[in-house]
This is a predicted structure of a 74-nucleotide RNA (transfer RNA) from a Candidatus Micrarchaeota archaeon. Lineage of the source: Archaea > Nanobdellati > Microcaldota. Rfam family: tRNA. The family's RNA type in Rfam is transfer RNA. Gene Ontology term of the family: triplet codon-amino acid adaptor activity.
RNA sequence: GGGCCUGUAGCUCAGCCUGGUAGAGCGGCGGGCUUUUAACCCGUAGGUCGGGGGUUCGAAUCCCUCCAGGCCCA
Numbered sequence: 001g002g003g004c005c006u007g008u009a010g011c012u013c014a015g016c017c018u019g020g021u022a023g024a025g026c027g028g029c030g031g032g033c034u035u036u037u038a039a040c041c042c043g044u045a046g047g048u049c050g051g052g053g054g055u056u057c058g059a060a061u062c063c064c065u066c067c068a069g070g071c072c073c074a
Base pairs, nucleotide, nucleotide: 001073002072003071004070005069006068007067010026011025012024013023020057028044029043030042031041032040050066051065052064053063054062
């Protein structure tokens, strides 16, 4: 220098192909249960979907560009 993959909640990830209410598990917080803790049960909060721009009535999703990490080629 060239190519490919990944980036979504505190953590691990799904959703993207085929545009239409942003989700799961764990963790956090509150409560129940228990002598207490753990486990179990109920409830609840938490997201500029890596940044910017474009297309569209509508973008996590499509297009362009940049950033970070990884792999391959040179």
The sequence was found in a public genome assembly.